[in-house]
RNA sequence: CAAGCUGGUCAGACGGCCGCAGGCUUCAUGGUCUGAGGAAAGUCCGGGCUUCAUUGAGCAGGGUGCUGGGUAACACCCAGUCGGGGAAACCCGAAGGAUAGUGCCACAGAAAGGAAACAGCUUAUUCCAUGCGGAUAAGUAACGGUGAAACGGCGAGGUAAGAGCUCACCGGCGGUCAGGUGACUGGCCGGCCAGGUAAACCCCACCCGAAGCAAGGUCAAAAGUGGGAUGGAGCAUUCUGCUCCACAGGCUGCUCGUCUGAUCCCAGGGUAGACCGCUAGAGGUGACUGGUAACAGUCAUCCAAGAGAGAUGGCCGUCCCCGGUGCGAAUCGGUGACAGAACCCGGCUUAUCGACCAGCUUGCAUU
RNA sequence: GCCGAUGUAGCUCAGCUGGUAGAGCAGCCGCCUUGUAAGCGGCAGGCCGAGAGUUCGAGCCUCUCCAUCGGCUCCA
Numbered sequence: 001c002a003a004g005c006u007g008g009u010c011a012g013a014c015g016g017c018c019g020c021a022g023g024c025u026u027c028a029u030g031g032u033c034u035g036a037g038g039a040a041a042g043u044c045c046g047g048g049c050u051u052c053a054u055u056g057a058g059c060a061g062g063g064u065g066c067u068g069g070g071u072a073a074c075a076c077c078c079a080g081u082c083g084g085g086g087a088a089a090c091c092c093g094a095a096g097g098a099u100a101g102u103g104c105c106a107c108a109g110a111a112a113g114g115a116a117a118c119a120g121c122u123u124a125u126u127c128c129a130u131g132c133g134g135a136u137a138a139g140u141a142a143c144g145g146u147g148a149a150a151c152g153g154c155g156a157g158g159u160a161a162g163a164g165c166u167c168a169c170c171g172g173c174g175g176u177c178a179g180g181u182g183a184c185u186g187g188c189c190g191g192c193c194a195g196g197u198a199a200a201c202c203c204c205a206c207c208c209g210a211a212g213c214a215a216g217g218u219c220a221a222a223a224g225u226g227g228g229a230u231g232g233a234g235c236a237u238u239c240u241g242c243u244c245c246a247c248a249g250g251c252u253g254c255u256c257g258u259c260u261g262a263u264c265c266c267a268g269g270g271u272a273g274a275c276c277g278c279u280a281g282a283g284g285u286g287a288c289u290g291g292u293a294a295c296a297g298u299c300a301u302c303c304a305a306g307a308g309a310g311a312u313g314g315c316c317g318u319c320c321c322c323g324g325u326g327c328g329a330a331u332c333g334g335u336g337a338c339a340g341a342a343c344c345c346g347g348c349u350u351a352u353c354g355a356c357c358a359g360c361u362u363g364c365a366u367u
Numbered sequence: 368g369c370c371g372a373u374g375u376a377g378c379u380c381a382g383c384u385g386g387u388a389g390a391g392c393a394g395c396c397g398c399c400u401u402g403u404a405a406g407c408g409g410c411a412g413g414c415c416g417a418g419a420g421u422u423c424g425a426g427c428c429u430c431u432c433c434a435u436c437g438g439c440u441c442c443a
């Protein structure tokens, strides 16, 4: 210098004017302070919180799935193991069990799971047209063909031909010893050998009650529901209480019965509405300590949107960035990525202009 | 804001234990008819919303996106 890999940061800057939302303040006009993100998004996981149900357990259902750790918890993170990719830095992995059981493996193929003789090979017997022939019986998975996949691979020995039949190496399985907390790794021995599929049912281990802030709570108009009172007279009398008598209309010609009726008071539920939940929290920043790390602890310091489901904007100036012209100075243009809170938090995923910083790998050149 | 459902031919839908994607209507051609409709016969039209993964093999199983649709005050 070039090509790459990993981790992190910023998300145009400053100023002026006019607005919007919320808080504080003012009798009021007004003043003052604050006002989006790394993803606020998707709502895919996990928790806090609230209501319901609650003594606990089990079934059903759902989820997770190498090991150890972190955490409030997780499908997240850290460290490691194994497998795969890359020349390397490094990256990726839903990575338990197919020897618990069941199912499935289309087409092709002889045969798709305790199998198989289609074409072949070999031996024996036999036939006649005596050939690279046919038939029968037996042996055989080395070779051919089919398939995604054919019951270890390859070489040697062996054999009538063959075959883990025997042997070496490799893979796998079982046992044992050693190392490691563990996943696992290494050594030795053994008999030869076991198809794939669990993002099919399932088995094993562990976890999970349901709903969601439009959760939920407090106060509480209007209307409606239930109960009581009203007018007259008398008695007692401070407010007021007690006793007696009595109303209108509809259903009918009448009686009985039944229904309705204005005003006021009380009660419970609770709509509109108002308020709470609502933002100080598993919070941020810095230092130190422990730990490989994720993370934890201590100390110091800071307070940063909270709405009606609605605000967070517009214009101008200077600089920055990008594009065009130009040797340059400069000038013209672009307004400059993705996007945008609604109970809060930890993650994941997805979108994203342009840069910057740190570490690492490989190649070339020079010293 | 929260919760849920669905994407297959131009339209409406089926497709189920994963194994070559179908039906009805619509369209085109032919027959029938004097002509049209109806009827009869035939034909074409699809990478199953997009992208990954599991599997020998995916419309179907899993994941991530995209689009569309529906529901959500309180009490009884």
Stems, first nucleotide, its partner, number of pairs: 001363010012319007020035006037338001041349002044347005049212004061208005066080005081095001082093004096203002101201002103197003118144001120140008128131001152170002155167003171193001173190007216276004225267006231245006247261005283302008320336001321334005368439007377392004386423001394410005416432005